[in-house]
Molecule: SAM riboswitch aptamer (S box leader)
Organism: Chloroflexus aggregans DSM 9485
RNA sequence: UGCUCAUCGAGAUGGGCUGAGGGACUGGCCCGAUGACGCCCGGCAACCCCCAACAGGGAAGGUGCCAAAUCCAGCGGCAAUGAAGAACAUUGGCCGAAAGAUGAGAG
Numbered sequence: 001u002g003c004u005c006a007u008c009g010a011g012a013u014g015g016g017c018u019g020a021g022g023g024a025c026u027g028g029c030c031c032g033a034u035g036a037c038g039c040c041c042g043g044c045a046a047c048c049c050c051c052a053a054c055a056g057g058g059a060a061g062g063u064g065c066c067a068a069a070u071c072c073a074g075c076g077g078c079a080a081u082g083a084a085g086a087a088c089a090u091u092g093g094c095c096g097a098a099a100g101a102u103g104a105g106a107g
Stems, first nucleotide, its partner, number of pairs: 003105006014041004021031003025074004042066003046063003049058003070099001075096004079091004
C1' cells in the first nucleotide's frame, strides 16, 4: 500500500516554543499575526486494554483524537418550495453508495 469488519451529530478545543499557512482531493464556505500548521506539556475516551457477572467505571499501557456533522456538496434515488405539469433552480430535507478518517483483525 491493498483486503475484511466496526464506527464516524458525544468528548477534549488550555499553556509553552515556533512563525504562515491550514481545513485529505475538487468546488464552496470557513479558520489564521487577537498566531494557523507543526512539536512539547496538558486534556478527551472511539477501538484495543484494565476493573467489574452485566450495567457501569478507569486512563497505567498500544493506537487515536482535541474549530465548524467526516465543515457542506461531489454519484444515484426521493421529498418540499418556487405556479398546476415538465424542465430548471433552491433547501445544514431524507435514504443509499462512493471517497476519506480511526480502530481491530487476517495475509